Context: one part of a larger RNA
RNA sequence: CCCUGGCUAAGGAACUCUGCAAAUUGACACCGUAACUUCGGGAGAAGGUGUGCCUGUUAGCGUGUACGGAUUUACUCCGGAAGCGUUGGCAGGUCGCAGAGAAUCGGGAGUUGUGACUGUUUACUAAAAACACAGCACUCUGCUAAGUCGAAAGACGACGUAUAGGGUGUGAUGCCUGCCCGGUGCUGGAAGGUUAAGGGAACGCGUCAGCGAAAGCGAAGCGCCGAACCGAAGCCCCAGUAAACGGCGGCCGUAACUAUAACGGUCCUAAGGUAGCGAAAUUCCUUGUCGGGUAAGUUCCGACCUGCACGAAUGGCAUAACAACAUCUCCGCUGUCUCGGCCAGGGACUCA
Repeated sequence: CCCUGGCUAAGGAACUCUGCAAAUUGACACCGUAACUUCGGGAGAAGGUGUGCCUGUUAGCGUGUACGGAUUUACUCCGGAAGCGUUGGCAGGUCGCAGAGAAUCGGGAGUUGUGACUGUUUACUAAAAACACAGCACUCUGCUAAGUCGAAAGACGACGUAUAGGGUGUGAUGCCUGCCCGGUGCUGGAAGGUUAAGGGAACGCGUCAGCGAAAGCGAAGCGCCGAACCGAAGCCCCAGUAAACGGCGGCCGUAACUAUAACGGUCCUAAGGUAGCGAAAUUCCUUGUCGGGUAAGUUCCGACCUGCACGAAUGGCAUAACAACAUCUCCGCUGUCUCGGCCAGGGACUCA
């Protein structure tokens, strides 16, 4: 010097990203216990008091002798002084610094964010606000169900049957969930347009009987090519549908101080963000501005709204309870610190 423990004057978070770590608290009994609340909770809230031993007394319980009573006369039952054991209460006394004398053995309170909750997770750097969840909604599926696995047989679904099963989203509960169907998707529609294989065979071509002096023409047959026309779904088209994927404007002017604009004009759009919330786990400018808390506060809490770039099941806003979650504050407590010191054990180190 390092590790693991113990103690420490005065101060008591001044330490530090952060009270990290440590300390405090701690058991049992009694008293007492706030806001809020889904009336269950919150709650062991908080905050107090007591606790050893001895003597006496009192109440109960167990056992049970003597004794008493009962009858079905029994190794019976009931009551029960004493004694012994045991659980409480009360009074008096007594010892120590200290009586839950050691050990085991909650620190507490307030505010806010997020997620309702118990649960699950990155086996070996992440336990969370992530996942799940009950609840809610949409959608598919009428049974040889939809869906899934499998060339198939077959199996699961399910020996179930729409109060069932599959998929998707949201995520307890409370109050709610606005506008847009133009795009994409899905569902429905069938008049018209387009459209495959297939059907259909026109025209044209090859070949060769024949004709012709030749050039050439050229029936039937056998081949090649193959137009028109007839051909579904789909697409175009017409509707519906947003708890489907998604989206939810700009400029200018205007009120008798100023400022602002209930109001008006204009352009564009499928429609122009409603309720609620808002410098927020979202705010760049920004340590916004005001208020609170501090002597002093880039954090925190409450407001304002100028929302760079919240917003309604990619859910919005509240919310008791819960959380090894995150932020801020206070009380208690402390070697975290001012700032060090001492002690014990084990290492390192030196020597043998």
Large-subunit ribosomal RNA, domain IV from a metagenome, 352 nucleotides, folded computationally. Its Rfam family is "Bacterial large subunit ribosomal RNA". The prediction has a mean pLDDT of 88. RNAcentral holds the full RNA, with entries from SILVA.